The RNA shown here (SAM riboswitch aptamer (S box leader)) has 108 nucleotides and comes from Lentibacillus salicampi. Its Rfam family is "SAM riboswitch aptamer (S box leader)". From the family's description: The SAM riboswitch is found upstream of a number of genes which code for proteins involved in methionine or cysteine biosynthesis in Gram-positive bacteria. The sequence was found by an Rfam model in a public genome assembly.

RNA sequence: CUCUUAUUCAGAGUUGGUGGAGGGACAGACCCGAUGAAACCCGGCAACCAUCACAACGUGUGAAAAGGUGCUAAUCUGAUGCAAGGAUCAGUCCUUGAACAAUAAGAG
Numbered sequence: 001c002u003c004u005u006a007u008u009c010a011g012a013g014u015u016g017g018u019g020g021a022g023g024g025a026c027a028g029a030c031c032c033g034a035u036g037a038a039a040c041c042c043g044g045c046a047a048c049c050a051u052c053a054c055a056a057c058g059u060g061u062g063a064a065a066a067g068g069u070g071c072u073a074a075u076c077u078g079a080u081g082c083a084a085g086g087a088u089c090a091g092u093c094c095u096u097g098a099a100c101a102a103u104a105a106g107a108g
Base pairs, nucleotide, nucleotide: 001108002107003106004105005104006103007102008101013042016041017040018039022032023031024030026081027080029077043072044071045070048068049067051063052062053061054060055059078100082097083096084095085094086093087092
C1' cells in the first nucleotide's frame, strides 16, 4: 500500500505540562484557535487483540484493565456530498442504502 471481516451508539482533563500557528480526512460551508492550534508527555475513556472464569465448539456469556493498539471540541460539525423514498406552498427536513474516510483484527 491492497484485500477481507467488524465497528463508527456511548464514554473520557469546562484552569495538567512542554510547545508556539494552525486545526476539525477531502469539497463547499460552518466552526475551534494568542483566554494558546498541531505535535509530544502525563492523566482519563473504552474494551478491538491478548488475559482469566464458566458453558460449549461456529463460538457465546461474564470479569479485570498489568500488556499491544485506539480514542479523549461540537446536537457528537464521521452533519451535507451519490441514489431511492417520504413530509412541506416554499426554504428546508426525515428515513434507507451506497461511496469516501477512520479504527481494530487477519491475509498478501